[in-house]
Molecule: Bacterial RNase P class A
Organism: Methylococcales bacterium
RNA sequence: GGAGUUGGCCGAGCAGUCGCUGUUUUAUUGUCAUGAUAGAAGAGAGGAAAGUCCGGGCUUCAUAGGGUAGAGUGCCAGGUAAUCACUGGGAGGCGCGAGCCUACGGAAAGUGCUGAAGAAAUUAAACCGCCUCUUAUCUGUAAAGAUAAGCGGUAAGGGUGAGAAGGUGCGGUAAGAGCGCACCGCACAAAUGGUAACAGGCGUGGCAAGGUAAACCCCACUUGAAGCAAGAUCAAAUAGAGAAACAUGGGUGCGACCCGUACCGUUUCUGGGUAGAUUGCUUGAGCGAUAGGGUGACUUAUCGCCUAGAUGAAUGGCUGCUGUCCACAAAACCCGGCUUACAGGCCGACUCCUUUC
Numbered sequence: 001g002g003a004g005u006u007g008g009c010c011g012a013g014c015a016g017u018c019g020c021u022g023u024u025u026u027a028u029u030g031u032c033a034u035g036a037u038a039g040a041a042g043a044g045a046g047g048a049a050a051g052u053c054c055g056g057g058c059u060u061c062a063u064a065g066g067g068u069a070g071a072g073u074g075c076c077a078g079g080u081a082a083u084c085a086c087u088g089g090g091a092g093g094c095g096c097g098a099g100c101c102u103a104c105g106g107a108a109a110g111u112g113c114u115g116a117a118g119a120a121a122u123u124a125a126a127c128c129g130c131c132u133c134u135u136a137u138c139u140g141u142a143a144a145g146a147u148a149a150g151c152g153g154u155a156a157g158g159g160u161g162a163g164a165a166g167g168u169g170c171g172g173u174a175a176g177a178g179c180g181c182a183c184c185g186c187a188c189a190a191a192u193g194g195u196a197a198c199a200g201g202c203g204u205g206g207c208a209a210g211g212u213a214a215a216c217c218c219c220a221c222u223u224g225a226a227g228c229a230a231g232a233u234c235a236a237a238u239a240g241a242g243a244a245a246c247a248u249g250g251g252u253g254c255g256a257c258c259c260g261u262a263c264c265g266u267u268u269c270u271g272g273g274u275a276g277a278u279u280g281c282u283u284g285a286g287c288g289a290u291a292g293g294g295u296g297a298c299u300u301a302u303c304g305c306c307u308a309g310a311u312g313a314a315u316g317g318c319u320g321c322u323g324u325c326c327a328c329a330a331a332a333c334c335c336g337g338c339u340u341a342c343a344g345g346c347c348g349a350c351u352c353c354u355u356u357c
Base pairs, nucleotide, nucleotide: 001353002352003351004350005349006348007347008346009345010344012322013321014320015319016318017317018316020044021043023041024040025039026038027037028036029035046328050339051338053337054336055335056334057333058227059226060225061224065259066258067257068256070223071222072221073220074219075089076088077087078086090104091102092101093100094099105218106217110216111215112212113211114210127158128157129154130153131152133150134149135148136147137146138145139144166184167183168182169181170180171179185207186205187204188203192199193198231279232278233277234276241270242269243268244267245266246265250264251263252262253261254260286305287304288303289302290301291300292299293298
C1' cells in the first nucleotide's frame, strides 16, 4: 500500500417565535358525571416504531386436577422471567488464514423409498468373462491344444452407476472369495483425561451391503386455552315479547376425548330498546455511572435519573446559524429476541499478499 474477517456506534444539530397534546400548579367558572378559559414550569415517535415470526409479563375461563391423543424441541454444559437463531465447548464440513455454516438423538426394533443406466440396488444376481467335467469336430505319434454346445462352480478382472456386498498387499485355490494373514477402515468392552458431549492409546472381533428419519416410525424432554376489541367500574335503556329442542338415567362450563369436578338450567330462531364516561394506560424482568465476580453470555452492590400515553387518533409553520447537505421510515397494553429495509459516516481488534528499512 492492497485485499479480507469480525465487534460496536451515529444517522441531521443548535437558537428564537407562533401553534398542537399530556402532567404539575395558580385564578375564574360549570356539570348527574367526564369539564372549560387564562397564566407559569417542564415533557412529547425508532434503530428498526416495520413483519406479526418466536418467547414471556398481565387479564379472564376457574374451586382446581389426572390420563390419552395432539403439538414443540433434539450434541454437551451454562445464562435468562422465558424462547433462542444468546454464550462457551464437542463432532462434521468450507476457507491459505482471520473466521463461517449445521433441520447435530436412533438405520443392529420394524416398514417404506432409492429415477434413468445396469445382469442385479434387501442376505440376491450373472451381461462380457475365468475354471472343472461331459459331448461333437479339427490338428497331433502321444501328452495335449483349438472351436462349438451343455450341467456345475465363481464374483478376484471388465462394463453401468452417486453407490455393486470394506481398501491395499501377500498366501491359498481347479478358478476365486476375509478363505487365512499384515496394515488401514468399521464395531465393541474395560481403563485413562474431561462435569459432559467426546478424545488419544491398548485390546477383542472377520465385520450387521450403501444412502435416506427435511420418509412413516422409535426414544428422551417440554407442553391448558383465549386475548387489552383481555378485563374492571359508573351511567342509560331493556315489549314484566314470542316460538322450538333437551331436561337430574339430563344439560352447561373447564382447547379435543375419557375420568373427575363446579353449577342447575342450557341452546337455536324471530322481533324491539340502549351504547356515554372512567379505568386498564405507563415506575418498567426500566435507563445510566462506578466497583467486584466470570473465558463469555451475564450477574452482585452502591449512587443517580423519570424520558409519549393519543382515542377519527397530538410533533406542524416561519426565521437565522452549523453540518456528513442525507437513506429506511411514525407509538396505540408492555418487554426480550429474530427477520427485513437503510444514502452517508465514525471507532476497535484480527488475517493474508506485496514492497522498503